[in-house]
RNA sequence: UUUUUGCCAAGAGUUUGAUCCUGGCUCAGGCCGAACGCUGGCGGCGCGCCUAACACAUGCAAGUCGGACGGGAGCGCGGCCGAAGCAAUGAGGCCGCGCGAGAGUGGCGGACGGGUGAGUAACGCGUGGGCAACCAACCCCCUGGCGGGGGACAGCCCCGGGAAACCGGGAGUGAUACCGCAUGGGACCACGCGCGCGCAUGCGCGCGGGGUGAAAGCAGCGAUGCGCCAGGGGACGGGCCCGCGUCCCAUCAGGCAGUUGGCGGGGUGAAGGCCCGCCAAGCCGACGACGGGUAGCCGGGCUGAGAGGCCGGACGGCCACAUUGGGACUGAGACACGGCCCAGACUCCUGCGGGAGGCAGCAGUGGGGAAUAAUUCGCAAUGGGGGGAACCCUGACGAUGCGACGCCGCGUGAGCGAUGGAGGGCCCAGGCCCGUGAAGCUCUGUCGCCGGGGAAGAAGGAAGUGACGGUACCCGGCGAGGAAGCCCCGGCCAACCACGUGCCAGCAGCCGCGGUAACACGUGGGGGGCGAGCGUUGUCCGGAAUCACUGGGCGUAAAGGGUGCGCAGGCGGCCCGCCAGGUCCGGCGUGAAAUCCCGGGGCCCAACCCCGGAAGCGCGGCGGAAACCGGCGGGCUUGAGUCCCGGAGGGGCAAGCGGAAUUCCUAGUGUAGCGGUGAAAUGCGUAGAGAUUAGGAAGAACACCGGCGGCGAAGGCGGCUUGCUGGACGGGCACUGACGCUCAGGCACGAAAGCGUGGGGAGCGAACAGGAUUAGAUACCCUGGUAGUCCACGCCGUAAACGAUGAACACCAGGUGGCGGGGCGACCCGGCGCCGAGGCUAACGCGAUGAGUGUUCCGCCUGGGGAGUACGGCCGCAAGGCUGAAACUCAAAGGAAUUGACGGGGGCCCGCACAAGCAGCGGAGCAUGUGGUUUAAUUCGAAGCAACGCGAAGAACCUUACCAGGCCUUGACAUCCCGCGGAUGCGCCGGAGACGGCGCAGCCCCCCCGGGGGCGCGGAGACAGGUGGUGCAUGGUUGUCGUCAGCUCGUGUCGUGAGAUGUUGGGUCAAGUCCCGCAACGAGCGCAACCCCUGUGCGCGGUUGCCAUCGGGUGAAGCCGGGCACUCCGCGCAGACCGCCCGCGAAAGCGGGAGGAAGGUGGGGACGACGUCAAAUCAUCAUGCCCCUCACGGCCUGGGCCACACACGUGCUACAAUGGCCUGCACAGAGGGAAGCCAAGCGGCGACGCGGAGCCAAUCCCGCAAAGCAGGCCCCAGUUCGGAUUGCAGGCUGCAACCCGCCUGCAUGAAGCCGGAGUUGCUAGUAAUCGCGGAUCAGCACGCCGCGGUGAAUGCGUUCCCGGGCCUUGUACACACCGCCCGUCACACCACGAGAGUCGGCAACACCCGAAGCCGGCGGGCCAACGCGAGAGCGGGGCAGCCGUCGAAGGCGGGGCCGGCGAUUGGGGUGAAGUCGUAACAAGGUAGCCGUAUCGGAAGGUGCGGCUGGAUCACCUCCUUU
Repeated sequence: UUUUUGCCAAGAGUUUGAUCCUGGCUCAGGCCGAACGCUGGCGGCGCGCCUAACACAUGCAAGUCGGACGGGAGCGCGGCCGAAGCAAUGAGGCCGCGCGAGAGUGGCGGACGGGUGAGUAACGCGUGGGCAACCAACCCCCUGGCGGGGGACAGCCCCGGGAAACCGGGAGUGAUACCGCAUGGGACCACGCGCGCGCAUGCGCGCGGGGUGAAAGCAGCGAUGCGCCAGGGGACGGGCCCGCGUCCCAUCAGGCAGUUGGCGGGGUGAAGGCCCGCCAAGCCGACGACGGGUAGCCGGGCUGAGAGGCCGGACGGCCACAUUGGGACUGAGACACGGCCCAGACUCCUGCGGGAGGCAGCAGUGGGGAAUAAUUCGCAAUGGGGGGAACCCUGACGAUGCGACGCCGCGUGAGCGAUGGAGGGCCCAGGCCCGUGAAGCUCUGUCGCCGGGGAAGAAGGAAGUGACGGUACCCGGCGAGGAAGCCCCGGCCAACCACGUGCCAGCAGCCGCGGUAACACGUGGGGGGCGAGCGUUGUCCGGAAUCACUGGGCGUAAAGGGUGCGCAGGCGGCCCGCCAGGUCCGGCGUGAAAUCCCGGGGCCCAACCCCGGAAGCGCGGCGGAAACCGGCGGGCUUGAGUCCCGGAGGGGCAAGCGGAAUUCCUAGUGUAGCGGUGAAAUGCGUAGAGAUUAGGAAGAACACCGGCGGCGAAGGCGGCUUGCUGGACGGGCACUGACGCUCAGGCACGAAAGCGUGGGGAGCGAACAGGAUUAGAUACCCUGGUAGUCCACGCCGUAAACGAUGAACACCAGGUGGCGGGGCGACCCGGCGCCGAGGCUAACGCGAUGAGUGUUCCGCCUGGGGAGUACGGCCGCAAGGCUGAAACUCAAAGGAAUUGACGGGGGCCCGCACAAGCAGCGGAGCAUGUGGUUUAAUUCGAAGCAACGCGAAGAACCUUACCAGGCCUUGACAUCCCGCGGAUGCGCCGGAGACGGCGCAGCCCCCCCGGGGGCGCGGAGACAGGUGGUGCAUGGUUGUCGUCAGCUCGUGUCGUGAGAUGUUGGGUCAAGUCCCGCAACGAGCGCAACCCCUGUGCGCGGUUGCCAUCGGGUGAAGCCGGGCACUCCGCGCAGACCGCCCGCGAAAGCGGGAGGAAGGUGGGGACGACGUCAAAUCAUCAUGCCCCUCACGGCCUGGGCCACACACGUGCUACAAUGGCCUGCACAGAGGGAAGCCAAGCGGCGACGCGGAGCCAAUCCCGCAAAGCAGGCCCCAGUUCGGAUUGCAGGCUGCAACCCGCCUGCAUGAAGCCGGAGUUGCUAGUAAUCGCGGAUCAGCACGCCGCGGUGAAUGCGUUCCCGGGCCUUGUACACACCGCCCGUCACACCACGAGAGUCGGCAACACCCGAAGCCGGCGGGCCAACGCGAGAGCGGGGCAGCCGUCGAAGGCGGGGCCGGCGAUUGGGGUGAAGUCGUAACAAGGUAGCCGUAUCGGAAGGUGCGGCUGGAUCACCUCCUUU
């Protein structure tokens, strides 16, 4: 390397915006004695009351032997007798022989087989041993024997009682029934002796004499067989004992009186406290006694890679039980399932006196339950009992039946068959799919059906014998004929469309689907999976390394005990020797069979069955090894300790002393305040405070030194002195010789608060009071102030008791700073810190002071909530502490880190953001938009910034989408078809009009003449139409952050990863602009630039523009010739780049200067990155889907969109003198104009009218710009300000100005005298101010879009408000602070605790009663055998009966444990949007949290002590980089 064989371990979903980790929940697999739903053709092999060990009708399930015995109904055969006179027949009787039922005596068997799992936590079971402490019927082997007697009793008969069951009395009788006697090799007992063996008691063998003590017959002609007695041995089976193993609860911790042992005895087959008497006081227990709960145990089964976990149904072994409890009898064996007695409950019978019964045997019934079968056949086989045998019995068993309950096998057909029928579904309308599927054609014949044949199973020498069964199997026949369903199709997980539904109905294992287009609901089509099944539910194992032995953890995720001492326990240095308990090796025994595995074989295969092998990881016994663990002995010094010297220290306890400060008291000086705060007030003070001086008193704490400095085990310890005292360290290297480490229980110590008693009390200070703050303020702030804080003694025993890191030892790079010691020291030891190699870690981080590498011991964890709660126990004076659950509920709760977002965090920097300034808004009137209200309608949309003079750049009709009324339906509009007709124009009538009716005129194009095209009218149906809905289905377009400077990518690098780096940093800029640096190097979209306008100059061009020069000309005039110099227009070019100089700088660049029309992006515009807001728009348009079709479409008239008590936004005009009015005189730019702009001229006060020139426009017109300048009036007044409102009279547009237009003139002259809180714009040609133009448009402009004129003020600055950019920090936020989130209260539901009690269950205890029965005593009544006796009788022995001990059930009593219910009560959990507040998360707006005390509606507040798991700033120290 190859080949063969065998074996072989997968994960996924779900916490997040994303990530890694922790961690739970869930799924995919397998299995089942199953059940349920839908469905169901056949066969084989298995399995089939898991619940009520609930109750049972009926039948059957254990009998047999006549060769143990008495007896024998009846039957058969033979003979005899036998009815009237004979014969026949022959009821019946007798004798003999044979067969022989029922019942009985006797024997064996009913202790097996069969059932069940209640009880049992036990020597019950498993495994291995022991019995020197045992039994054994039937079977086998061996030895010996079987002689001779006796007396009864059932049945039967007679009598009696009773309803029955049954019982009593009398007479008689047999035996292999019962009883003496004889015999005694052996057995047993006591004694004597000998030999051998054992761990001990003791056992085995042998000898001697003594005592006790047996027997049965039956069959056969017989031989003989079967039996019988005593004994020895064996086999099978059993009994007892022991080691080890065998579930949960420690919230069961102490238990026990025959209890533990001894002596003696009883009892048994046998040891034993099994039982009894006496004596002793023991025995068991954290290696879990005792108690409670649960449970038959095992071989094995299921699962698993294995280790393990779970289970014990079928089969096999053992045990236990047989209606419940107790008891013994018989027997080899029982305390006996189909035996007995007693008691209880229940059922049945009864003549009421009394009796009978026990399916957890097989079937079967009722009941219970989700649920589990035939009242079948047969002894043919296998096995069992009896018998000499035949044979009988056998619900054991063999079979069949029922049930898809399981496993296995088979079928429901096979081949051909279409660019592919019909039908169904979908569709992009073309087609696609169901689909070779069907039909059709050609075949086959399994299963089933019919007919024929037909087993094995059956043996020992032969014969006979089959329930299954005419079954399996074989042959023939018929005909595709009779035979397919179930689940699923969002992800996990394989399989998708349509319709319906619209958070409904429903689905759901987890995550989750459903609120109008649902692959997730329902149906259909299609598809996927499995298939006579498929799904669901339930249990178990797996996945789950999620209890981790294999194979986990504890700094921050759950988890190190607050600390020390230390018993038990666990673990333990170096060397030598011995032992062999652990350990290892070899072989032996055992590990039943079945099962699993391997090989082989039998049913066609398989399932199933058979044979062989292997395995069974265990236990026992023998032999061996001696390294290691252990034990014993000896030695050693390095672990540990001792000794000597030395110095350091807030280590502890006690006593004494000291000064500063605070407060108080007294006195002096002195006067109007002090005090306190963000600002105040309460408070103190003219009765003299505060301030100040002096004196005094008292208590508490010890400034500076003081320091990540020291000491201590932790808590903790700080003035000085003295005394007593603990520990550590350094040096010396003398001594002991492993004396060690750790430590469950235990003991001790243990901050603060708190408790008890007694002191003390200056300051501080819970509670409390007052003052403030506030919506409130039970707080934060202030003024007071009680417990307490202090001392003594005694309790408490907790903490963020933290390094959130148990103790000990060894090893494993360095660097650096303090402290102690070695005389100094660069060196060494000890201690306290920091940075770091490797390594570890989920990361953060740890890193010789480990969270590294190893060893030892202890403590602790196993999802979140409920809950450190309840109950119980222990402790405490109390507060409370320690121990410490469950129901229920959730699909998470968490750790670290990442990117954002946010912060009443920080740093840096921008912006008309603030500030500085100017003008406004908010007040008035009016205009306009909006809200609201109103209305028949006031159509719709827009909604903070970023809706509101917005869509509207033009609502009187139209527009118009709204309302009312009148009308139309193939429609006002498009395409197609048919018929008719030229199209079209005009007029009249009715009507509000739409519309309807009538009339007149008029006459199209092409044509291969049939017709066609366009148009109109009529008709039918497809269809039109919809400003109806959805901007949360969309396209497109737009707003906004924001002209902000950002947003990304490739490659590389770093990180497990999200991600980071680049993009951060130092400078600079308007800018991610540029420079420098740098694990980055580049690049893209943005920025800038390129484009347009404007500012300067030049070149070219020169009309319609211009006019300097020349000429002409006018009242004037570029008006004309001419010219193109200038202006201007247009095109092109140039110019600006920090280029030059100075300064600063490394550079980028910044500041200044020169020059320049212009400077440092010159000014303005266009231009808007990745994206955000489900932003806006379905009513511009387009468009999916839905909806309406004599109407949600269409036409018309009128009305409305214009309403008006109000509110807001945006504007206009003002309030006046920098003004108003009047007169005169200047100077623009950009535009527009033919259905148009409109000149001159004329009319009118004017709007305007008439008029008509010119102009398609650098030509003509709109077109006088206005503010301004000059002059005049007004004189501070509601005015000569202001112009609303109203009246009158007009003008214009238009079919038409009533609702509802604009303009003009005259008249009227309102509010308003500069605007509260608040708020907007603007940094230069800007604000302000002034007018002009345009779009829309018939008309209508204070709006909008543009244009130019005049033309400022201010900017110290970045603390603050708003918005934004970058870096950083915290976070419990991520729909991202408009976030998250806490507690009370209210309501609903759920489970639980307490609870006056009440009901029930369990196991004991004390006492009472005491059945059956065993045992003991008595035994006056009764008794055949044996003894004595002639007999009567006596004796021995026994029975009934009585008494006693024990004794089940029962009664009574007080407790224990468990459970149900319980008025009320307590907290807890859950629930959609309830109420009150805002505690926590960002410094969460008073940092938070822990313990404790106290107060408060509630979160919570406050006091005391503690922690950092606190932000920020400053300082100090140390470290790192340069």
The RNA shown here (small-subunit ribosomal RNA) has 1522 nucleotides and comes from an uncultured Clostridia bacterium. The prediction has a mean pLDDT of 87.